[in-house]
RNA sequence: GUUGUUUAAAGGCAAACCACCCGAAAGCGUGGGACGCAAAACUACAGGGCCCUCGCUAAACACGGCAGGGCAGCCAGGUACCGUA
Numbered sequence: 001g002u003u004g005u006u007u008a009a010a011g012g013c014a015a016a017c018c019a020c021c022c023g024a025a026a027g028c029g030u031g032g033g034a035c036g037c038a039a040a041a042c043u044a045c046a047g048g049g050c051c052c053u054c055g056c057u058a059a060a061c062a063c064g065g066c067a068g069g070g071c072a073g074c075c076a077g078g079u080a081c082c083g084u085a
Base pairs, nucleotide, nucleotide: 012037013036017032018031019030020029022027035073042077043076047075048074049071050070051069052068055066056065057064
C1' cells in the first nucleotide's frame, strides 16, 4: 500500500404497547418506550408481494370489478459510515 474479516470503538435507528393528533380505514405524525436492526437510512413511477375501502358498480350469507389510499421493520433496487482498534 492492497485485499479480506466482524473481534472493536464511537455512534445511529426504534417494534409491541401507552398518550395525543390526522384519516372512512389500512396507516402517518409527536412524546414516552425498546422488540430488535450493519443499511430497521432512501426509493411505492425499476420490479414483485401484502394491507385498506369513504366512493362508483355488481351482488344480496358472502365473494367480484373500477378508481383511490397505504406498508420499504416482506422480498427488492440504487446509495453509504467505521474497520486490527
c-di-GMP-I riboswitch aptamer from Undibacterium sp. KW1, 85 nucleotides, folded computationally. The source organism's lineage runs through Bacteria, Pseudomonadota, Burkholderiales, Oxalobacteraceae and Undibacterium. Its mean pLDDT, the model's own confidence on a scale to 100, is 81.